Molecule: c-di-GMP-I riboswitch aptamer
Organism: Candidatus Hebobacteria bacterium
RNA sequence: ACCCCGAAAGGGCAAACUCGCCGAAAGGUGAGGGCGCAAAGCUAUGGGUCUACACUCCGUGCCCCACAUGUAGGGCCCGGACAUGACCGCCAGGCUGCCGAA
Numbered sequence: 001a002c003c004c005c006g007a008a009a010g011g012g013c014a015a016a017c018u019c020g021c022c023g024a025a026a027g028g029u030g031a032g033g034g035c036g037c038a039a040a041g042c043u044a045u046g047g048g049u050c051u052a053c054a055c056u057c058c059g060u061g062c063c064c065c066a067c068a069u070g071u072a073g074g075g076c077c078c079g080g081a082c083a084u085g086a087c088c089g090c091c092a093g094g095c096u097g098c099c100g101a102a
Stems, first nucleotide, its partner, number of pairs: 005100002012037002017032006035089001041095003045092003048087003056081004061076004066071002
């Protein structure tokens, strides 16, 4: 010096919750606050989880209209699916890092 490991020392971060701001939401952010964390530093690369304003698709119902007695088209409400949105303190990967006992 490096790897494993995590006693001590110096410190670091900051869950839930509250208030303000951004967002449709998930969530983010500032302040307070501490549940915890040896990477609870960064990174959305893989998996997983969360949200669905709008678009698209599917389903039920209603309305309008054309031809014509049954179908096509359009509109509206409700429901479902859907990520290019979000989560790194869900797991893993990548990058970086303070200290140095057994």